[in-house]
Context: one part of a larger RNA
RNA sequence: AACGCUGGCGGCGUGCCUAACACAUGCAAGUCGAACGAGGAAGUGGAGCAAUCCAUGAGUAAAGUGGCGCACGGGUGAGUAACACGUGACUAACCUACCCUUGAGUGGGGAAUAACUUCGGGAAACCGAGGCUAAUACCGCAUAACACCUACGGGUCAAAGGAGCAAUUCGCUUAAGGAGGGGGUCGCGGCAGAUUAGCUAGUUGGCGGGGUAAUGGCCCACCAAGGCUAUGAUCUGUAUCCGGCCUGAGAGGGCGCACGGACACACUGGAACUGAAACACGGUCCAGACUCCUACGGGAGGCAGCAGUGGGGAAUAUUGCGCAAUGGGGGAAACCCUGACGCAGCAACGCCGCGUGAGUGACGAAGGCCUUCGGGUCGUAAAGCUCUGUCGGAGGGAAAGAAACUACAGAUGGCUAAUAUCCAUUUGUAUUGACGGUACCCUCAAAGGAAGCACCGGCUAACUCCGUGCCAGCAGCCGCGGUAAUACGGAGGGUGCAAGCGUUGUUC
Numbered sequence: 001a002a003c004g005c006u007g008g009c010g011g012c013g014u015g016c017c018u019a020a021c022a023c024a025u026g027c028a029a030g031u032c033g034a035a036c037g038a039g040g041a042a043g044u045g046g047a048g049c050a051a052u053c054c055a056u057g058a059g060u061a062a063a064g065u066g067g068c069g070c071a072c073g074g075g076u077g078a079g080u081a082a083c084a085c086g087u088g089a090c091u092a093a094c095c096u097a098c099c100c101u102u103g104a105g106u107g108g109g110g111a112a113u114a115a116c117u118u119c120g121g122g123a124a125a126c127c128g129a130g131g132c133u134a135a136u137a138c139c140g141c142a143u144a145a146c147a148c149c150u151a152c153g154g155g156u157c158a159a160a161g162g163a164g165c166a167a168u169u170c171g172c173u174u175a176a177g178g179a180g181g182g183g184g185u186c187g188c189g190g191c192a193g194a195u196u197a198g199c200u201a202g203u204u205g206g207c208g209g210g211g212u213a214a215u216g217g218c219c220c221a222c223c224a225a226g227g228c229u230a231u232g233a234u235c236u237g238u239a240u241c242c243g244g245c246c247u248g249a250g251a252g253g254g255c256g257c258a259c260g261g262a263c264a265c266a267c268u269g270g271a272a273c274u275g276a277a278a279c280a281c282g283g284u285c286c287a288g289a290c291u292c293c294u295a296c297g298g299g300a301g302g303c304a305g306c307a308g309u310g311g312g313g314a315a316u317a318u319u320g321c322g323c324a325a326u327g328g329g330g331g332a333a334a335c336c337c338u339g340a341c342g343c344a345g346c347a348a349c350g351c352c353g354c355g356u357g358a359g360u361g362a363c364g365a366a367g368g369c370c371u372u373c374g375g376g377u378c379g380u381a382a383a384g385c386u387c388u389g390u391c392g393g394a395g396g397g398a399a400a401g402a403a404a405c406u407a408c409a410g411a412u413g414g415c416u417a418a419u420a421u422c423c424a425u426u427u428g429u430a431u432u433g434a435c436g437g438u439a440c441c442c443u444c445a446a447a448g449g450a451a452g453c454a455c456c457g458g459c460u461a462a463c464u465c466c467g468u469g470c471c472a473g474c475a476g477c478c479g480c481g482g483u484a485a486u487a488c489g490g491a492g493g494g495u496g497c498a499a500g501c502g503u504u505g506u507u508c
Base pairs, nucleotide, nucleotide: 001504002503003502004501005500008354009353010352011351012350013349014347015346016312021310022309023308025307026306027305030068031067032066035065036064043056044055045054046053047052075265076264077263085189086188087187088186089185090184091183094182095181096180099178100177101176102175103174104173105172106171107141109139110138116131117130118129119128120127121126147156148155149154161170162169163168191237192236193235198228199227200226203225204224205223206222208220209219210218240262241261242260243259244255245254246253247252267288268287269286270285271284290301291300292299293298318344320343321342322341326340327338328337329336330335357387358386359385360384367378368377369376370375391449393444394443395442396441397440401435406430407429408428409427410426411425412424413423414422452497453496454495455494456493457478458477459476463492464491465490466489467488473480474479
């Protein structure tokens, strides 16, 4: 873990091991107007007899160009016996967006295009043509080293602006260094079968090229004939690996769920594009299976994200709340997004804690059971009397988790003519809680609402009676039962654990 019986409360954890089976529905990756062009509405105010118009709403909603992010975070373990992983080295054979430090630069031009608009096609998804326009989108020119190439003569290569009155600040280009991250190579290590003994043709090596950030048969042309193997090649089966977890005195054995690191995968198979990084879970293309829509021409989809459904199964939860905290993405910021996460719900699934009362009470009550009929036992157990108040119930109070960002006020410094303003630092005040009116505290009533399960022949703690009669049944092993059964079934009593107790499974 599941099943059976039983079940009061709390804290902390854990919860599809089977079909990597198929999925309805909602949500899970966006953000920036301080890069850019265009641009509503409701509402509000005004004018007008009215239709309507103007302003505000507002650089807001929805969309487009562009930037950054979408390669993180989250899931799963199908494949993989491999440099996949672990560990230790190497990389003078390499890359690195954002971040930090440092140097230099940021001049002057051009041509487009979406949005929009006018047509057209289509059932739809969507598509085509003409016209207009912007940029931190795109392209020349200039400048050019400490950068790149070099036959050392020389040659080649860049940029973008935005905000602010300004000071300034955020960016952009190039180069060097750093940090963090990654790619590659090698030694060693971790599995079963020999009822698998031979395997190999880009195979093994060389020369030259292609390709890559980079070495390399990684790929190609040519040349040579090599390479691996009983220290187990090849083949087959099984399996993600590790930190660790369980067990054990240890050595060892078993396992790899949760948490952390690495890898692999994302309906199945293949491929590339973009990009610093992907051959990309919620991107693209092709093929396939499946599901759905269709006007039959054609289209749409991928929960091994969080919930949830069907199915399979002995078996595994809510279509919850919140971004308040921590962390992440975007943004100058306010802020937005975040099923990561924080919480709550369900389940005795596990561990831990607490309770189900305490004291007193003998005439050893009634009753049950046993009996040698004297009595024994349940048993201080109950009742009665005196108390207490945990948990649960009712009422009241009530957190920490919050520090920031930002705004306002003050101080200091910078800019300035300036004690305006603005910018930077700092002090104070204000503001922000899903959980939750929860934890916790106080008061009230009240022994009141809270004990079961297995076992009692030996192993093994715990014994008598009745029923049954090799029947019905028990059983982990030995074995019980055929008329006096401590072994079956019931009862009384007892033993062991206890909100659990047993059974089954698995491991040591």